[in-house]
Molecule: small-subunit ribosomal RNA
Organism: uncultured bacterium
RNA sequence: AGAGUUUGAUCCUGGCUCAGGACGAACGCUGGCGGCGUGCCUAACACAUGCAAGUCGAGCGGAGAUGAUAGCAAUAUCGUCUUAGCGGCGGACGGGUGAGUACGCGUGGGCAACCUGCCUUUAUCUGGGGGAUAACAUCGGGAAACCGGUGCUAAUACCGCAUAACAUCGCACUUCCGCAUGGGAGAGCGAUCAAAGGAGCAAUCCGGAUAGAGAUGGGCCCGCGUCCGAUUAGAUAGUUGGUGGGGUAAUGGCCUACCAAGUCGACGAUCGGUAGCCGGACUGAGAGGUUGAUCGGCCACAUUGGGACUGAGAUACGGCCCAGACUCCUACGGGGGGCAGCAGUGGGGAAUAUUGCACAAUGGGGGAAACCCUGAUGCAGCAACGCCGCGUGAAGGAUGAAGGUUUUCGGAUUGUAAACUUCUUUGACCGGGGACGAAACAAAUGACGGUACCUGGAACGAAGCCACGGCUAACUACGUGCCAGCAGCCGCGGUAAUACGUAGGUGGCAAGCGUUGUCCGGAGUUACUGGGUGUAAAGGGCGUGUAGGCGGGUUAAUAAGUCAGAUGUGAAAUUCCAUGGCUCAACUGUGGCGCUGCAUCUGAAACUAUUAAUCUUGAGUGAUGGAGAGGAAAGCGGAAUUCCUAGUGUAGCGGUGAAAUGCGUAGAUAUUAGGAGGAACACCAGUGGCGAAGGCGGCUUUCUGGACAGUAACUGACGCUGAGGCGCGAAAGCGUGGGGAGCAAACAGGAUUAGAUACCCUGGUAGUCCACGCUGUAAACGAUGGAUACUAGGUGUAGGAGGUAUCGACCCCUUCUGUGCCGGAGUUAACACAAUAAGUAUCCCACCUGGGGAGUACGGCCGCAAGGUUGAAACUCAAAGGAAUUGACGGGGGCCCGCACAAGCAGUGGAGUAUGUGGUUUAAUUCGAAGCAACGCGAAGAACCUUACCAGGGCUUGACAUCCCUCGAAUCAUGCGGAAACGUAUGAGUCCUUCGGGACGAGGAGACAGGUGGUGCAUGGUUGUCGUCAGCUCGUGUCGUGAGAUGUUGGGUUAAGUCCCGCAACGAGCGCAACCCUUGUCGUUAGUUGCCAUCAUUAAGUUGGGCACUCUAACGAGACUGCCGGUGAUAAAUCGGAGGAAGGUGGGGACGACGUCAAAUCAUCAUGCCCCUUAUGCUCUGGGCUACACACGUACUACAAUGGCUGUUACAGAGGGAAGCGAAGUCGCAAGGCGGAGCAAAUCCCCAAAAACAGUCUCAGUUCAGAUUGUGGGCUGAAACCCGCCCACAUGAAGUCGGAAUUGCUAGUAAUUGCAGGUCAGCAUACUGCAGUGAAUACGUUCCCGGGCCUUGUACACACCGCCCGUCACACCAUGAGAGUCUGCAACACCCGAAGUCAGUAGCCUAACCGCAAGGAGGGCGCUGCCUAAGGUGGGGCCGAUGAUUGGGGUGAAGUCGUAACAAGGUAACC
Repeated sequence: AGAGUUUGAUCCUGGCUCAGGACGAACGCUGGCGGCGUGCCUAACACAUGCAAGUCGAGCGGAGAUGAUAGCAAUAUCGUCUUAGCGGCGGACGGGUGAGUACGCGUGGGCAACCUGCCUUUAUCUGGGGGAUAACAUCGGGAAACCGGUGCUAAUACCGCAUAACAUCGCACUUCCGCAUGGGAGAGCGAUCAAAGGAGCAAUCCGGAUAGAGAUGGGCCCGCGUCCGAUUAGAUAGUUGGUGGGGUAAUGGCCUACCAAGUCGACGAUCGGUAGCCGGACUGAGAGGUUGAUCGGCCACAUUGGGACUGAGAUACGGCCCAGACUCCUACGGGGGGCAGCAGUGGGGAAUAUUGCACAAUGGGGGAAACCCUGAUGCAGCAACGCCGCGUGAAGGAUGAAGGUUUUCGGAUUGUAAACUUCUUUGACCGGGGACGAAACAAAUGACGGUACCUGGAACGAAGCCACGGCUAACUACGUGCCAGCAGCCGCGGUAAUACGUAGGUGGCAAGCGUUGUCCGGAGUUACUGGGUGUAAAGGGCGUGUAGGCGGGUUAAUAAGUCAGAUGUGAAAUUCCAUGGCUCAACUGUGGCGCUGCAUCUGAAACUAUUAAUCUUGAGUGAUGGAGAGGAAAGCGGAAUUCCUAGUGUAGCGGUGAAAUGCGUAGAUAUUAGGAGGAACACCAGUGGCGAAGGCGGCUUUCUGGACAGUAACUGACGCUGAGGCGCGAAAGCGUGGGGAGCAAACAGGAUUAGAUACCCUGGUAGUCCACGCUGUAAACGAUGGAUACUAGGUGUAGGAGGUAUCGACCCCUUCUGUGCCGGAGUUAACACAAUAAGUAUCCCACCUGGGGAGUACGGCCGCAAGGUUGAAACUCAAAGGAAUUGACGGGGGCCCGCACAAGCAGUGGAGUAUGUGGUUUAAUUCGAAGCAACGCGAAGAACCUUACCAGGGCUUGACAUCCCUCGAAUCAUGCGGAAACGUAUGAGUCCUUCGGGACGAGGAGACAGGUGGUGCAUGGUUGUCGUCAGCUCGUGUCGUGAGAUGUUGGGUUAAGUCCCGCAACGAGCGCAACCCUUGUCGUUAGUUGCCAUCAUUAAGUUGGGCACUCUAACGAGACUGCCGGUGAUAAAUCGGAGGAAGGUGGGGACGACGUCAAAUCAUCAUGCCCCUUAUGCUCUGGGCUACACACGUACUACAAUGGCUGUUACAGAGGGAAGCGAAGUCGCAAGGCGGAGCAAAUCCCCAAAAACAGUCUCAGUUCAGAUUGUGGGCUGAAACCCGCCCACAUGAAGUCGGAAUUGCUAGUAAUUGCAGGUCAGCAUACUGCAGUGAAUACGUUCCCGGGCCUUGUACACACCGCCCGUCACACCAUGAGAGUCUGCAACACCCGAAGUCAGUAGCCUAACCGCAAGGAGGGCGCUGCCUAAGGUGGGGCCGAUGAUUGGGGUGAAGUCGUAACAAGGUAACC
């Protein structure tokens, strides 16, 4: 410090997620030791048991025990020990917890408004009396707790008296000071108020009282700071203030009476929710954010609520009273209790320890002290809960052992790892020694603890956890097969998973490792540091203006902000630095820095502020001038539509893509004239004008707002912005009343359509118009808030002013204001913006923080309603989005091409047959191919074989390959069984050899064979297709943040990315073309089997002869826009022409760029993996692939006269031939038979071409057509039944040119005609070739299809066979409403009213004082009153739970209906 994730890719915006650190943690697996820490976060839930606050006999009287002395004893005296009670001090500290809680806490001040036991210090005093009462005794009550009566007694307990001021109060003074009330000091008079003793032989010590001072500890008040919610906006009656009084230690509405009506609040009162606060802790670069365990400070609380008493101090955790809940005891009458002290128990919970030891240390209480008490504390126990340290050994050791894993079988890896040798002893264990902590005080005193530590022995029990697809370090095998599972995000898993599970290996950390949770970080993702708002989320619809914020020049003063210095404070601990102590570290000691803050004092005066004065440039006013659809009201005008009346006139009008509804013979439309009425204002008209925006358009008048120019007379900062507020605010809509021509939601009808509640048409009501009122929203947009200043230019336009020049106008120049375009810097993610900024700065306002849910719900406010405004959450997703890029696509555009259309010719689709496919059938009808690009396709030929299918019979190392052992030649013939395979029997037969053996056959064992079984979506190879379309790329350079672009686009041209020109491109490659084959012309060479012009010969190129010609087959020539002219840009090229056999790639072929279709093929072959192994292998016989209601494709033959039949008679090319082609001759009507010449072929054979010509038929189901069927034959072949071909005779079906639709073809082509070949025993309407005859048409590119280039739009990228919306149906989830029902909370009103303070008091009681007494003073009890906890009643408020039913929302692999959006999305979309 970043990374992953939106896309085909890119940049940006933006969310989600991860890597880090931390924890009082928990869970899973594992676990050796030590040190130091930490340990109920939940139920402030309930608690058994023990302990946690006592002490003092030197305050007091007793009691008990015991000792001594005296005494005979009773007893007396003295001492020691113990202590129930009275009394004193302490139980207000220490310890716990965080429920409640906002002067509670933090920080800094104030008290002239206060208190302070014990402690320190100063001054003075301590005299003399009195009356009681516990204990105790006794009586009584009670279960108990305990209580009552009577009697006795003491005090440092209680009460008078004396003395007394520097105390307090009253009176009247002086002086000093201050901050308003006021305070300090001094002196005078009067009044009032004190005390306690104890120990000791004593000295003396410890106490007591009053007063002052100090210290310590507290109390009260104030400034500032201190969470969330405005869907909480008003709150408040003791409330705010005053006066008098009361109360308190003290101020104060703290309380009370009266008076006044204030006080708080948008700088957030009140209310609701949440919460102990801080030093600090965690995190972070910091600023911040989160947190408040342990340690420390403060506060609050002690079962819940209320109350006071005592006291220096409490409204008191281990005190009291009352009420409530709970619990315990009970004799039912009544009593007891309070672990949020330490342990511990139950409960709750994911979860948190011992009913331990000791007062040795530190500290606390009491005491004169010894000492006692102390669950504070010091220690130990439990827990890997955390931090820190250590160990589980170290060195050597290669046959790289064994085993494991893997493998391409060679190896690799685990791995110096182990074994083995030598060594060491931290720790655990066993022996020996053994502390510091101990100081006060000479001695004594250690819970921890025989602990730490030192020393001797011996390798000895001590490693796991997580991960290994990317982020993120680390990979293989097997299993599984969208299953099981994983997952923090992206995402893995559907048969080759580095992602699941296991194993091996590897990586990381290590006595731990992972997971979960929470916080900070990363996140600049709330932005103070440090963000944004044209299009990503985001500028208010616009103005005016309040509070607030900000604000021009000069001078002076002040010192609030600001700056500087000083002082105080900012506790300690923590953090940081330095340096010490434990062997190191954690931990800890000491010192320092720091604690960014607050307060006070002093100073500075630039800036901000305040005050005073002044200025004119900001702003405004005045006077002058012109421009304008600015606003309101009234009046006027013409054109047009419609309607009415009248005339002319006749059959249609109207409307559409085409129609129809509609109107019209009752006279429409059209046309003429007149009239009525409403609405809107053509031309001018202009990215022209005005207005804040919405908006404003005929003309005239009246009233009225603003802007602009120039002028410089006046004011003198009067300014800018503007939360709330107020006003304006299109259209639609609402209310009341008018008006209503045209247009036109709703509605009706006609069309369209599968439907058409739409688009189109004919009608048509609200409405649109006016007046008054409401609504308050729009894509109210420049998607751009307002103001000010600055920052290159160019060019229009509107309004004004000035200048030069001129006779004048125009032109020109300068300038101000408005409104446009282009463009530089700069900005921007890009697009773009660019003086009218989205640039550079300042000020103010508004708004944003992932998508959906949702601008929804609830609540509030507004509205007549419709609705508006404010405005969430649960839940859900990992994206949603912006700009640009490359493609693809468009019922977008432009250019171009192709038998693509058009123009033609012949067909297919109808019939019959052949053949293939689907379907059906079947035991099987083997398998594959599936739009074009499957379907006369694999198959260049299924009777058996083929054959893969079915039925049945057989074989199991196998029909086939290699290796091993034994035996035998192989083999053949015959008999029997059998459908055959095969089995069985008999006989014949004896191979080669280097003698080792080999070939072949039989038997045997196992490795293995075999598979047309699966996967073409694991593959190789091959092929189809777009497409013989003209495209597809690269290097370097340049441009762009980038994907990418450029080049390859543009202007021409071409069949062509073919070529030329231009150009930030310059070059290159694969394609195109050419090179290759064939054909068309000529030449040269050669002349048999070919040829024959001349000569001879013949039936015949038959023969002689010849090689001129044809031909054959080798080599050459030829064509290149080369030449001429036109066009073009002087180019490329194109048009025409000449010559030429051929002319612009001459015709044809081979040749197929980068790629697309998970295209086809595992059944040609090869091959990974999976599967079968007496069978999914092999073999045999028979059957099937040939089935048949039907549907489709491809062909053949026809429907006839351009023909059929009969007859006669010419001319080919290219092929094939030895298990072959087969001649002549001959037989048969024929198929064919016999025959066998010749030929391994320019020699022989197949071999006959079809056509053509002549005759006949005369338009008919025919002398057309030939299916089907019968009979008889022929051929091949073991074998033609299923199931071949051919011949003859007979039979003679459909069919008379084919609906919608659709195919091929542009010249030697279509059409038509035959021939040959491959396959093949036989079988050809198929396929591949060959020649013969031989056309028609193309104006042209609008349209259909396909393709190429450029451009445009896009929400597509699996790329339009795309994407995607809504209802309905189903399941689940959260949520709103809902008759209601039920908890809880805080207040309010009323009733009742405990304890208790205070007040009153007529009853009762009463030791101290007064009084001779009676009695009094005083006190207590009782009673009453105010206040008041709990309780009760009531109506509202708020939060929550639940509720039949209901509303929308979200999610879900394949449901239904449509097609709304994205392309002009097929009616542009949207608000």